Annotation:
This is a predicted structure of a 72-nucleotide RNA (transfer RNA) from a Bacteroidota bacterium. Taxonomically the source falls in Bacteroidota (Bacteria, Pseudomonadati).
[in-house]
RNA sequence: GGGGCUAUAGCUUAGCUGGGAGAGCAUCCCGUUCGCAUCGGGAAGACCGGAGUUCGAUUCUCCGUAGCUCCA
Numbered sequence: 001g002g003g004g005c006u007a008u009a010g011c012u013u014a015g016c017u018g019g020g021a022g023a024g025c026a027u028c029c030c031g032u033u034c035g036c037a038u039c040g041g042g043a044a045g046a047c048c049g050g051a052g053u054u055c056g057a058u059u060c061u062c063c064g065u066a067g068c069u070c071c072a
Stems, first nucleotide, its partner, number of pairs: 001071007010025004019055001027043005048064005
C1' cells in the first nucleotide's frame, strides 16, 4: 500500500429481503426477611462518526475512525 471481517446499554450479545431497538449479567427503587442473600415486580441506560438514497436507515451506498486478519 491492497483485500476481507467486525463496531448496538457499564460488560456479553440478539436483531436485519428497510417500519416494534430487545435479552442476560451489572446498577437503582419497591416488595418479601428481624437483617443479609435468594426470589418477585419495576426503572434508567445503546445502534462508531459524517454524508447520500428513501415516506421511513441499526439495516442499503459512499467517505472516514478503531480493532482483528490475509497478501505485499